The prediction has a mean pLDDT of 83.
Predicted 3D model of a 1414-nucleotide RNA (small-subunit ribosomal RNA) from an uncultured prokaryote.

[in-house]
């Protein structure tokens, strides 16, 4: 221990009890009888009645109730109290009834009629009557049970009955108490204003009634009150309180067990009995629901303990006993008590015990894991030595119980009592002790990213699944699942729900409102809140003493009791409160007197677009009427619509008409905001100086309230010139309901009523006072003056800043600073200023102002990047200026696609695409089909054996099988080379993942940036340095600077090249001498000279003018071979693209191991409707063809280059010197020059394709190789939109080498020299990059981010003709029970009367409220 259904209840029990109040005997004991299913008696008792008490208590529940309900603290002179105690006092005499019973009926029963007859402590009259009540003071009235029971004495003949006495229970009056009720009244007691008004018995009096008792509680008559913004009315919710949780505290939440009080008792509604009910287990009524029924009629109330169904996430036994403690009745035993003592059930809480100690390293097995050595699990286990708490078992066993009671008996005494023995236990054979043996019978659960103590493996692969927030999982998951270990609490644990707390996040203690939510659009002013200065008296608030109460429990505390605690016991302290009282008077209040500094008034000067209403001016504009005039005007980026030969625009002159005031004009002025601008008049408000004459606090704020309120717009009526929503054309455009142009209504104006809103902003509410300066400027006054002005000073209006403040930006006497007083408004973020309802308006709307849902972030200031069809500055073959090409054909090459068995695989915007491949017929080869091998095609260690290998044969496409022959070196004698088998550890994959890596590379970019150290600055993120002023190619350099230094990038140092120099001169030169040849550095020789290849010099703005502080610029400036980093390479900061590569090559993971491995043959990477890049060759006369003829560099060569001799048209081909090369050779350089020839055409251009014949190379040119001859002879006539390279020895052109390589797809790439140009005014614009500044709602960083409509399902919410329900109100019909009132007529035992007949009483029967129904 039913928090929910105050839901419906089966069955049993919960409130009876007294024979000492009464007549009695139904049933039982007992005693006699006997017709035996019988009679009688007895009172041991005792149904049913009659009567008394008691059922009002105790036990349940929280529906209703927001109220004198409950709590506090007072009052009742307005009251009543059974049983109890207490004073006094009485208890006389009658009388008439009826119940049970019997007799007779009725109904099914519940029940009930009719007559007959008897009792009382039942009922009724007298008498008496201290008291109490009444009134005219002398009366009047009003009770009663000699009943009962007993003991003792006495008398009578016995059961027994009379009589006094006593005692006891008991009656009746009265006092006084106590207990327990009953009324009033101060104070305190939830939310909603989308509830603002309410209320007629309603407020009050009088008088009457009524009650115990005051009172509008009720009635008549009177006044017209009375409540409410300090919150009446209604509305919703709810039992209040002591106390509980929780909190430092104030508070907040809550009202279970325990106790106090209220209220209910199926629902509503009466009154009756009674001391006490408007009555749980009584009574009438009504209504709903269940039962029984013989259909006529009954009968019932678990929110009593138990139980049941039913609801619900949930809450327990139809136990056991009056032993104990109360309670009820009775003299008493004792009887009854689901009160209450116990037991049962439920780890719900809360204590508390156990589940073992101790030793014990071989650190066992076993699991995990691991870098393979260990680690750990772990002294943990075993294993020794111990102990028995629990439990189960053996035996013993309580305390609470106290006899106060009762009754017999003994004992003492006594008039009788008193004293003292003997009796009584639900729980329990419990709690507790006790004996024996044995560790024996006893551990879960949550958790391991962070917050929070506590890590690792596997297994999964954004699946599956966690999750309080944050967030975790997409193949290396401490985050999911397991396992291993480990942390935490522990018979628990852990989830979930609520309350408080952290949350200063509703702020009293203790927050805020410029930009984060958040100042009212301004003022006047009610109510309330606050106020100067001096003083007098109060003594409300305040402060203090004491008294009272504040119930008990609860806390807290000290001490005891259960072996301990939880838990009880005593005391104590506490209960911060309220009231009452005596006292203080500084504040603040009340009440007087008083002052002048706040505020006003007065009196002088004075300001000004301040307000209204009149009058009046120019100029512009537009329309008219006339004139000059002639073809276009207007308008736009650029047009058109429009307007114009019916005369526009242009232009002169006159006349109309609205509107609105240039210049002055300002950083000014005025005004409470909103606003206010030609001049003038009038009316009128209002500020400031100045002075100090008067009031004497009159003040400041201001919920509501009342005015005023831009523009739009509304209503009536006027006005319209200009401007212009709508609308209409014309452009723009994809479209264009716009932006532009051309017209053009309303309105814009005026009178007069309405709206009441704005970014109505200073986004900053008013009033007061205090807190450093500087400088302007309007409108006054005062002193000086040299008359130019200075100096102070008052209100004002701006700027900069100190302290302070501030999240910072900022603010800074004009606060967003110190501080006080008053109003107003704020509490994530959408919904939503929306929806309901009110109010206000003519309408449009406006004020007020939610919630369902939903989300985790919205916001603010500022940092740092990146970004803008922002802004500055500057760079780049970035545009421009050229010069030549791609993009059109042919072809060659790559790349998509497609196809195939297979067309391996990789690169994909710039940074793929003649990229990896600097060279795929086989080999490469990784890829496809087919044969084959399994310790394997290669490689290490071990262990045997000595040959293997090559040779031939046979078969096969090889690979490989079989078989035949064959049969080692070297040694230091250990053993080593080599090769076969055998075993093991190891193999072996170009299989996945460049999003696990390292190495490496592309790019922004050779752009100038990108950092650090220490200092300052900042709360911080970050900032300074690195920015600014020039300068530069450069963050190069100088100058200034809260910086001062440094580092990686820049330049420099390297390399080639351009000048000279010394060395050195062979294979290289040959000026000078000599030989020498047809010719020739060929030779002697020479060392100048080219050149080779080491060292060195040489270029620094060094010098001079100009300008500059310098840095550094300029100068066709001198000198120089070169002049301003001379050219050109190599070098590439910080980082950025999850950029590219696991197929260079390495590596963690994973994956294949008779295969995803290795071998081998074919075949494929070459394919082919197309689409694309990136070359070549040309389309031609600056040209094709033939012929002559000049001039290089830089490479390469022995498996090689190969002169040169001979063949062959050629490719070659056979011979063959040199030459490992400045020495032979590949090797001819070509364009060019110098002739000649075609005459612009598909050609003598162009060369694809095609066919035939050949060369080499190679094991082999079929798929699929270069080359050469001969023939053939597409396309192509300079190329749409677009695009790409270059600024000088560059474009362009034009040959030569080489690397790979048997061979060759090379027009590719790397290199090399010949010829040898245009052009650049400039930075507007594209492209891309530097810095500084700006704005960002971006940060995956504009390829961002984001809005709205649609479409589809879904969730909430409003509206909605209508329709169902709940709950209230107010009109009026009906009216049960019942009380109260009446009452002819009827009925009637006590009393009164001789009788009639009264009195009094009854039933009917009418009024009056009224529940229910309508």
């Nucleotide at each position: 221990g039913c928090c929910u259904a105050a839901u419906a209840c089966a069955u049993g029990c919960a409130a009876g009890u007294c024979g000492a109040a009464c007549g009695g005997u139904a049933a039982g004991g007992c005693c006699c009888u006997u017709u035996c299913g019988g009679g009688g008696g007895u009172a041991c008792a005792c149904g049913a009645g009659u009567g008394g008490c008691g059922g009002a208590c105790g036990g349940g529940u929280g529906c209703g109730u927001a109220a004198c309900g409950c709590g506090u603290a007072u009052g009742c002179a307005a009251c009543a109290u059974g049983c109890c105690u207490u004073c006094c006092a009485g208890c006389g005499g009658g009388g008439g009834a009826u119940a049970u019973g019997c007799c007779a009926g009725g109904g099914a029963a519940a029940c009930u009629u009719g007559g007959u007859g008897c009792a009382a402590u039942a009922c009724c009259c007298c008498a008496u009557g201290g008291u109490a009540u009444u009134c005219u003071c002398g009366g009047g009235u009003c009770a009663c049970a000699u009943g009962g029971c007993c003991u003792g004495u006495u008398c009578c003949u016995u059961u027994g009955g009379a009589a006094g006495c006593u005692a006891u229970c008991g009656c009746u009056a009265c006092u006084a108490g106590a207990u327990a009720a009953g009324c009033c009244c101060g104070c305190g007691u939830c939310a909603g204003a989308u509830u603002a008004g309410c209320u007629u018995g309603u407020u009050g009096g009088u008088g009457a009634g009524g009650u115990a008792a005051a009172g509008g509680c009720u009635c008549a008559c009177c006044a017209a009150g009375g409540c409410g913004a300090c919150g009446a009315u209604c509305u919703g919710u709810a039992g209040c309180u002591g106390g509980u949780c929780u909190g430092a505290g104030a508070g907040g939440a809550u009202g279970a067990u325990c106790a106090g009080c209220c209220a209910c008792a199926c629902u509503g509604g009466a009154a009756c009995u009674g001391a006490g009910a408007c009555a749980c287990g009584g009574u009438c009524c009504a209504a709903a629901c269940u039962c029984c029924u013989a259909c006529g009629g009954g009968a019932g109330g678990c929110a009593g303990c138990a139980g049941u169904g039913g609801g619900g996430a949930a809450u327990a036994u139809u136990g056991c006993a009056c032993a104990a403690u109360g309670g009820g009745c009775g003299c008493a035993a004792g009887c009854c008590u689901g009160a209450u003592g116990c037991a049962g059930c439920c780890a719900u809480a809360c204590c508390g015990c156990g589940u073992g100690u101790g030793u014990g390293a071989a650190g066992a097995a076993g699991g995990c894991u691991c870098u393979a050595g260990g680690g750990u699990u772990g002294u943990a286990a075993a294993g020794c030595a111990c102990u028995u708490u629990c439990a189960a078992u053996u035996g013993g066993g309580a305390c609470g119980a106290a006899a106060a009671g009762u009754u017999a008996u003994a004992g003492u005494u006594u008039a009788a009592u008193a004293c003292c023995a003997g009796c009584u236990g639900a729980a329990g054979g419990u709690a507790c002790c006790u004996g024996a043996g044995g560790a024996a019978u006893a551990a879960g659960c949550a958790c391991c990213g962070g917050c929070u103590a506590a890590c690792u493996c596997c297994g999964u692969g954004c699946c599956a699944g966690c999750a309080g927030c944050c967030g975790c999982g997409g193949u290396a998951a401490u985050a999911c699942g397991g396992a291993g270990g480990g942390u935490g609490c522990a018979a628990g644990c852990g989830u979930u729900g609520u309350c408080c707390g952290g949350a200063u996040u509703u702020a009293u203690u203790g927050g805020g409102u410029u930009u984060a939510a958040a100042g009212g659009g301004u003022g006047c002013g009610u109510a309330g809140g606050c106020g100067g200065c001096c003083u007098u008296u109060u003594a409300a608030g305040u402060c203090a003493g004491u008294g009272g109460u504040g119930a008990a429990a609860u806390c807290c505390u000290a001490c005891g009791g259960c072996u301990c605690a939880a838990c009880c016991g005593u005391g104590g302290a506490a209960c911060u409160g309220c009231c009452a009282u005596u006292g203080a008077u500084a504040c603040u209040g009340a009440a007087g007197g008083g002052c002048u500094u706040g505020a006003g008034u007065c009196c002088g000067u004075u300001c000004g677009a301040g307000g209204u209403g009149g009058u009046u001016g120019g100029a512009a504009u537009a329309a008219g009427u006339g004139g000059u005039g002639u073809a276009g005007c207007g308008g736009u980026g650029a047009a058109a619509u429009g307007c114009a030969u019916a005369g526009a625009u242009a232009u002169c002159a006159c006349u109309u008409a609205g509107a609105a005031c240039a210049c002055c004009g300002a950083u000014u002025g005025c005004g409470a905001a909103g606003g206010c601008a030609g001049a003038u008049c009038a009316c009128u408000g209002g500020g400031a100086c100045g002075g100090a004459a008067c009031u004497g606090a009159c003040g400041c704020u201001g919920a509501g309230g009342c005015a005023c309120g831009a523009a739009a717009g509304u209503g009536u009526g006027g006005g319209g010139a200009g401007c212009a929503a709508a609308c209409a054309g014309g452009a723009u455009u994809a479209g264009a309901u716009a932006c532009c142009c051309u017209g053009g209504u309303a309105g814009u104006c005026c009178a007069c009523a309405c709206c009441g809103u704005a970014a109505a902003c200073g986004a900053u509410g008013g009033a007061u006072a205090c807190u450093a300066g500087g400088u302007g400027u309007u409108c006054g006054g005062a002193u000086c003056u040299u008359c130019g002005g200075a100096u102070c000073u008052g209100a004002g209006u701006g700027c900069c800043c100190a302290a302070g403040g501030g999240a910072a930006a900022c603010c800074g006497a004009u606060a967003a600073g110190u501080a006080u007083c008053c109003c107003a408004c704020c509490u994530g973020g959408g919904g939503a200023g929306u929806a309901c309802g009110u109010u206000c308006g003519c309408a449009a709307g406006a004020a007020u102002g939610a919630a369902a849902c939903u989300c985790a972030a919205a916001g603010g200031a500022a940092u740092u990047g990146a970004c803008g069809g922002g802004g500055g500055c500057c760079c780049g073959c970035a545009c421009a200026a050229g010069c030549g090409g791609u993009g059109g054909a042919g072809c060659a090459u790559g790349u998509g696609g497609u196809u195939u068995a297979a067309u391996u695989c990789g690169a994909u915007g710039a940074u793929a695409c003649g990229c990896g491949a600097g060279g795929a017929a086989c080999c490469u080869u990784a890829c496809c089909u087919g044969g084959a091998c399994u310790a394997g095609a290669a490689u290490g260690c071990c262990c045997u054996u000595g040959a293997c290998c090559a040779c031939u044969c046979a078969u096969g496409a090889a690979a490989g099988u079989g078989a035949g022959a064959u049969u080692u070196c070297c040694u230091u004698c250990g053993g080593g080379a080599c090769a076969a088998g055998g075993u093991g550890c190891a193999a072996g994959g170009u299989g996945c993942u460049g999003c696990a890596u390292g190495g490496u590379u592309g790019u922004c970019g050779u752009c100038a940036g990108c950092u650090c150290g220490u200092g300052c600055c900042g709360u911080g993120a970050g900032g300074u340095g690195u920015u600014g002023g020039g300068u530069u190619a450069a963050g190069u350099c100088c100058c200034g600077c809260a910086a001062c230094g440094a580092g990686c990038g820049c330049a420099a140092c390297c390399c080639c090249u351009a000048u000279c120099a010394u060395u050195a001169g062979u294979u290289g030169c040959c000026a000078u001498c000599a030989g020498g040849u047809u010719a020739a550095g060929c030779u002697g020789g020479g060392a100048a000279c080219u050149c080779u290849a080491a060292u060195g010099a040489g270029a620094c703005u060094g010098c001079c003018u100009a300008c500059g502080c310098a840095a550094g610029u300029a100068g066709a400036g001198a000198g120089g071979a070169a002049g301003g980093u001379g050219g050109g390479g190599a070098c590439g900061a910080c980082g950025u693209c999850a950029a590219a590569u696991c197929a260079u090559c390495a590596u963690g993971g994973c994956c294949c191991u008779u295969a995803c491995g290795u071998c081998c043959a074919g075949g494929g990477c070459u394919a082919c409707a197309c689409a694309c890049g990136u070359g070549c060759u040309a389309c031609a006369a600056u040209g094709g063809a033939c012929g002559g003829u000049a001039c290089a560099a830089a490479g390469g060569g022995u498996a090689g280059c190969a002169a040169c001799a001979c063949u062959g048209c050629g490719a070659a081909g056979u011979g063959a010197a040199g030459c490992a090369a400045a020495u032979c050779u590949c090797a001819a350089a070509a364009a060019g020059c110098c002739g000649u020839u075609c005459u612009c055409a598909g050609u003598u251009c162009g060369g694809a394709u095609u066919g035939g014949a050949g060369u080499c190379u190679g094991c082999a040119a079929c798929u699929c190789g270069a080359c050469u001859c001969c023939a053939u002879g597409a396309a192509g006539c300079c190329g749409g939109a677009a695009u790409c390279g270059c600024u000088a020895g560059u474009a362009a052109u034009c040959g030569c080498g080489c690397a790979u390589c048997a061979g060759c797809u090379a027009u590719g790439g790397c290199g090399u020299g010949g010829u040898g140009a245009a052009u650049a005014c400039g930075u507007u614009c594209c492209c891309g990059g530097g810095c500084c500044u700006u704005g960002u709602a971006c940060a995956c960083a504009c390829c961002g981010c984001c809005c709205g409509u649609c479409a589809a399902g879904c969730c909430a919410u409003g509206g909605a003709a209508g329709c169902c329900g709940g709950g209230g109100g107010u009109a009026c019909c009906u009216a049960a029970a019942g009380u109260c009132g009446g009452u002819g007529g009827c009925c009637u035992a006590a009393c009164c009367g001789c009788a009639a007949g009264g009195a009094g009483g009854g039933a009917g029967c009418c009024g009056c409220c009224u529940a229910g129904g309508g």

The RNAcentral record of the sequence draws on ENA.